C1' cells in the first nucleotide's frame, strides 16, 4: 500500500383535462425512468502544434479519432443485477419467473453519438381496466459512500 471480516449512513421518479351514475384506472394531451457494466459523446487535467509578446517565457486564444496504462459524468427498451411475483423449506435460505427498438446519418468501428418514429413499466385495492392514486413499504434491496482493519 492492497484485500477480507466488521460497523454506520444513504439507496425511485411522474397528471392535467374530457366523457360518465361511477374512472387520478377509459379517452386526449402530457410526464417519469432503480443499481453495476459497456460506451466512438461531453467535461477536467496533461501533452503536442499554431497564434500571441520587438525577441523569448508566461497569461490568454485556437487546433488535435493526442491520452483506450489520467480523472469524472453519460443507455428505461445492449449485457448483468435488484425489487415484485410463483414454488419448496425448520422463518436461514434454495429454485423458478422477470418488460420494451427500429429506421436514417456519420464512421474503420455505434441497438450507446446525431436526427426521426416507436415501444415498455410487479403484486393487492378501487363505484370503471392504473408506470403517475391508495396499500404491503417509516419495509426489503441491487448497490454507493464513509469508517475500520489484531486476519490475508
Nucleotide at each position: 500500500g492492497g484485500c477480507a471480516a466488521g460497523u454506520u449512513u444513504c439507496a425511485g421518479g411522474g397528471a392535467a383535462g374530457g366523457u360518465g351514475c361511477a374512472a387520478u384506472u377509459c379517452c386526449u394531451u402530457a410526464c417519469u425512468g432503480g443499481c453495476g457494466g459497456u460506451a466512438a459523446c461531453g467535461g477536467c487535467a496533461c501533452g503536442a502544434c499554431c497564434g500571441g509578446c520587438a525577441c523569448a517565457c508566461a497569461a490568454c486564444g485556437g487546433u488535435c479519432c493526442g491520452u483506450c496504462a489520467g480523472c469524472c459524468g453519460a443507455a428505461g427498451c445492449c449485457c448483468g443485477c435488484g425489487a415484485c411475483c410463483c414454488g419448496c423449506g425448520a422463518c436461514a435460505g434454495c429454485g423458478g419467473c422477470u418488460g420494451a427498438u427500429c429506421c436514417g446519418g456519420u464512421g474503420g468501428g455505434a441497438u450507446u453519438c446525431c436526427g426521426g418514429a416507436g415501444c415498455c413499466a410487479a403484486c393487492g385495492g378501487u363505484a370503471a381496466c392504473a408506470g403517475u392514486c391508495c396499500g404491503g413499504a417509516u419495509g426489503a434491496a441491487a448497490g454507493a459512500a464513509a469508517c475500520g482493519g489484531a486476519g490475508c
Molecule: FMN riboswitch aptamer (RFN element)
Organism: Bifidobacterium leontopitheci